[in-house]
RNA sequence: GGUCCCAUCGUCUAAUGGUUAGGACAUCAGCUUUUCAAGCUGACGAUCGGAGUUCGACUCUCCGUGGGACCG
Numbered sequence: 001g002g003u004c005c006c007a008u009c010g011u012c013u014a015a016u017g018g019u020u021a022g023g024a025c026a027u028c029a030g031c032u033u034u035u036c037a038a039g040c041u042g043a044c045g046a047u048c049g050g051a052g053u054u055c056g057a058c059u060c061u062c063c064g065u066g067g068g069a070c071c072g
Base pairs, nucleotide, nucleotide: 001071002070003069004068005067006066007065010025011024012023013022018055027043028042029041030040031039048064049063050062051061052060
């Protein structure tokens, strides 16, 4: 330098172009317990950036950024 893949809550992971972006763990609050742990209930919290296509984009296209694999 070239080709390809990936980027979503703090972490991991879902999501036919169409319902309020779902779940697990973690955190916080409450209940329970003599206390801790465990358990139950609830809350908090995310689509890498820009542009385009579309009635509608996490999803499709282009550019960029970061990471990875292969080739040279």

A computed fold for a 72-nucleotide RNA from a Candidatus Nealsoniibacteriota bacterium, annotated as transfer RNA. Taxonomically the source falls in Candidatus Nealsoniibacteriota (Bacteria, Bacteria candidate phyla). The sequence is in RNAcentral, with records from ENA. Rfam family: tRNA. The family's RNA type in Rfam is transfer RNA. Model confidence (mean pLDDT): 80 of 100.